[in-house]
RNA sequence: GCCGGGGUGGCUCAGUGGUAGAGCACCCCCUUGGUAAGGGGGUGGUCACAGGUUCGAUUCCUGUCCUCGGCU
Numbered sequence: 001g002c003c004g005g006g007g008u009g010g011c012u013c014a015g016u017g018g019u020a021g022a023g024c025a026c027c028c029c030c031u032u033g034g035u036a037a038g039g040g041g042g043u044g045g046u047c048a049c050a051g052g053u054u055c056g057a058u059u060c061c062u063g064u065c066c067u068c069g070g071c072u
Stems, first nucleotide, its partner, number of pairs: 001071007010024004018055001026042005048064005
């Protein structure tokens, strides 16, 4: 330099055009003599960044950045 995968709550990951979800973690409550386990509820996201297409973009297109792998 070229090619490909990935970038989404604190962490690990879903989400193939129509108001962004799960598990764990965190906070509150129930349960217990108390803890753990269990159950219920809640907080938390400029979807890496900038443009474009579209009535509408996490999703499609272009460029950039970061990361992983391959080729030279």